[in-house]
RNA sequence: GGGGGAUUAGUUCAGUGGCAGAACACCGGUCUCCAAAACCGGAUACGGGGGUUCAAUUCCCUCAUCCCCUG
Numbered sequence: 001g002g003g004g005g006a007u008u009a010g011u012u013c014a015g016u017g018g019c020a021g022a023a024c025a026c027c028g029g030u031c032u033c034c035a036a037a038a039c040c041g042g043a044u045a046c047g048g049g050g051g052u053u054c055a056a057u058u059c060c061c062u063c064a065u066c067c068c069c070u071g
Base pairs, nucleotide, nucleotide: 001070002069003068004067005066006065007064010024011023012022013021018054026042027041028040029039030038047063048062049061050060051059
């Protein structure tokens, strides 16, 4: 230099055009002498910019970061 992949919550991952989810973690509550566990409840996220579309996490372009292959 060329090719490919990834980027969604604090973390690990779902989600292939129509409401953004799970687990763990965190916070609050119940229980307990206290704590843990258990149970109930809660907050938090689509890497940046642009385009297509009635509608984009999803399709297209570009930039950024990381990973793999290759000259």
The RNA shown here (transfer RNA) has 71 nucleotides and comes from a Candidatus Uhrbacteria bacterium.
The prediction has a mean pLDDT of 82.
It matches the Rfam family "tRNA". The family's RNA type in Rfam is transfer RNA. About the family: Transfer RNA (tRNA) molecules are approximately 80 nucleotides in length.
The RNAcentral record of the sequence draws on ENA.
NCBI's taxonomy places the organism under Bacteria, Bacteria candidate phyla, Candidatus Uhriibacteriota.